This is a predicted structure of a 327-nucleotide part of an RNA (large-subunit ribosomal RNA, domain IV) from Fermentimonas sp. The RNAcentral record of the full RNA draws on ENA. The prediction has a mean pLDDT of 89.
[in-house]
Context: one part of a larger RNA
RNA sequence: UCACGGUCAAGGAACUAGGCAAAAUGGUCCUGUAACUUCGGGAGAAAGGACGCCACCGGUGACGGUGGCCGCAGCGAAUCGAUCCAGGCGACUGUUUAUCAAAAACACAUGGCCAUGCCAAGUCGAAAGACGCCGUAUAUGGCCUGACACCUGCCCGGUGCCGGAAGGUUAAGAGGAGAAGUCAUCGCGAGAGAAGCUUUGAAUUGAAGCCCCGGUAAACGGCGGCCGUAACUAUAACGGUCCUAAGGUAGCGAAAUUCCUUGUCGGGUAAGUUCCGACCUGCACGAAUGGUGUAACGAUCUGGAUACUGUCUCGACCGUGAGCUCG
Numbered sequence: 001u002c003a004c005g006g007u008c009a010a011g012g013a014a015c016u017a018g019g020c021a022a023a024a025u026g027g028u029c030c031u032g033u034a035a036c037u038u039c040g041g042g043a044g045a046a047a048g049g050a051c052g053c054c055a056c057c058g059g060u061g062a063c064g065g066u067g068g069c070c071g072c073a074g075c076g077a078a079u080c081g082a083u084c085c086a087g088g089c090g091a092c093u094g095u096u097u098a099u100c101a102a103a104a105a106c107a108c109a110u111g112g113c114c115a116u117g118c119c120a121a122g123u124c125g126a127a128a129g130a131c132g133c134c135g136u137a138u139a140u141g142g143c144c145u146g147a148c149a150c151c152u153g154c155c156c157g158g159u160g161c162c163g164g165a166a167g168g169u170u171a172a173g174a175g176g177a178g179a180a181g182u183c184a185u186c187g188c189g190a191g192a193g194a195a196g197c198u199u200u201g202a203a204u205u206g207a208a209g210c211c212c213c214g215g216u217a218a219a220c221g222g223c224g225g226c227c228g229u230a231a232c233u234a235u236a237a238c239g240g241u242c243c244u245a246a247g248g249u250a251g252c253g254a255a256a257u258u259c260c261u262u263g264u265c266g267g268g269u270a271a272g273u274u275c276c277g278a279c280c281u282g283c284a285c286g287a288a289u290g291g292u293g294u295a296a297c298g299a300u301c302u303g304g305a306u307a308c309u310g311u312c313u314c315g316a317c318c319g320u321g322a323g324c325u326c327g
Stems, first nucleotide, its partner, number of pairs: 001322008010313002014311001019308001027051005036041001038147001052069007070074001082306007089298002094106002111144006122131003148293004153223003158220002160216005167211003173205002178200005185192002224242005251285001252282001263279005
């Protein structure tokens, strides 16, 4: 000096990114227990008191009562909750990155949409076959949401899906007009050229699809701009105009989302880029890629408080081990 263990005056988080670590709390019985709440909880809330030994009395007894005794200390050691307030997220118990992440991620009960009538849809396989299922729409598969409460607005123009079949377009195939090569033959020649064979090949016909016509957003998704206007000012219920498929409803909002920004105001502090409550100017919230709340729950995240402490002011000492010196 280091590691581990222990103690400390006064102060008590001034430490620090952060009370990290440590200290503190702690058992049993009794008293007592708030907001809030889904009436179950919250709750061991919180906050207090008692606890040993001896004698007597009561009791079958556990035990209770009265009186007395000792110590600094009676759950005499060990084992053995710290608590409270407020907010974010996720309802909850669960699950996860074996070996840097346990979470707000996944799952979940709930809700919804879609497919599937059974030799089901779907899945594996080249097939046979198998799973689905020895099930049958209160079933099975796919996708999304994620307890519960109150709700879930507008847009079908684009993309997707579903339905439609009149018209347009459209493949192979069918079809075979016509053309070309060859050649019997004809012709003095130039050339013409039957049948056959060969090579091409127009019209016409020809399904789905696409175009087209509808539907569908708890399908993928989307949800405006400019100008003016009220008897102070400011603002604009109101008006005009352009564009759109439709122009963001309820609710929430500097938010796990706010750039400007440490926005502004209020609270808390002596002092607060964090925190809480508001405001709304939402760079760039918003309704099952769910919106807003929410008791309970959480080795979750954020802010505050009490208790407590060597975290600190600021260091000191003790024990054990190592280091160091000598052998």